[in-house]
């Protein structure tokens, strides 16, 4: 330098759940906690999914719509540590 997620090692992230705060909700953040993860780093760009404050329609509580959320649903873009070989 190349390729790769395949062995050891160092280190990294942190699901469910609990507590607190924020939010209309979905959900997010902090601390605890580990189901997992080789990009489970970053990015809502394409598709999917969740929610519906607000708006429209209907009119008795229903339908539709993201401008809200999810990158730990998939794809794309972008950056990248150690190391057998």
């Nucleotide at each position: 330098g190349c390729a790769u997620a395949u062995a050891c090692u160092g280190g990294g992230c942190a699901a469910a759940c609990g507590u607190a705060u924020c939010g209309a909700a979905a959900g997010a953040u902090a601390c605890g906690g580990a189901c997992g993860c080789a990009a489970a780093g970053c990015u809502a760009c394409g598709g999917g999914u969740c929610u519906a404050a607000u708006g429209a329609c209907a009119c008795a509580u229903g339908u539709c719509a993201a401008u809200g959320a999810u990158c730990g649903c998939c794809g794309g873009g972008u950056u990248g540590c150690a190391a057998a070989g």
This is a predicted structure of an 85-nucleotide RNA (c-di-GMP-I riboswitch aptamer) from a Bacillota bacterium. Model confidence (mean pLDDT): 80 of 100. The organism belongs to Bacillota, within Bacteria.